Predicted 3D model of a 172-nucleotide RNA (Lysine riboswitch aptamer) from Blautia liquoris.
The sequence is in RNAcentral, with records from Rfam.
């Protein structure tokens, strides 16, 4: 020099690469919501439904009028912080949502399975939103190997990949 296996340590996809978090802003929203009069005449009260337990003719729910009037989760701009299974989704567990049951739904951790990545379109969930976001189909693009091809291209694969040191071993 190559050759094989594990191991180690550094990269690389993209100027919209991944997450978290801080600041201002817009929009939620004159919405919920509280007292106040009027009207109503028996229910309501937690994410939902059942119980239970409270309120309730010393007047529930609900409509009306004005008169105060908000958050969060998402979003956009800057900026910091961690990083390339970065992260994201199912599933399972604990544990919070007003007490207990069934659900749903949030966060966390580990485990198993999926996905190279970003964006477009479509339907369906979500949500105040045809703004975002999810997960599935399909579409081009885009990075990596592998193949084929004289090229220009073409086809296939998954990140426990894929480059490049170093290290181990073997044979020349």
């Nucleotide at each position: 020099a190559u050759u094989g296996a594990a191991g180690a340590u550094a990269g690389a996809g993209g100027u919209u690469g991944c997450a978290u978090u801080u600041u201002u802003c817009a929009a939620g929203a004159g919405u919920a919501u509280g007292a106040u009069g009027u009207u109503g005449g028996a229910u309501g009260u937690u994410c939902c439904a059942g119980a239970a337990a409270c309120a309730g003719g010393u007047g529930a729910a609900a409509a009306c009028a004005g008169c105060a009037g908000a958050a969060a989760g998402g979003g956009a701009a800057a900026g910091a912080u961690g990083c390339c299974g970065a992260a994201a989704g199912a599933a399972u567990a604990u544990a919070g949502c007003a007490u207990c049951u069934g659900g749903g739904u949030u966060a966390u951790a580990g485990u198993u399975c999926u996905u190279g990545g970003g964006c477009g379109u479509g339907a369906c969930a979500u949500u105040a939103a045809c703004a975002g976001u999810g997960g599935c189909a399909c579409g081009a693009c885009u990075g990596u190997c592998a193949u084929c091809g004289c090229a220009a291209g073409g086809u296939g694969g998954a990140g426990u990949g894929c480059u490049a040191u170093c290290c181990c071993a073997u044979g020349u």
Description:
Of the family's consensus pairs, 98% are formed in the model. Lineage of the source: Bacteria > Bacillati > Lachnospirales > Lachnospiraceae > Blautia.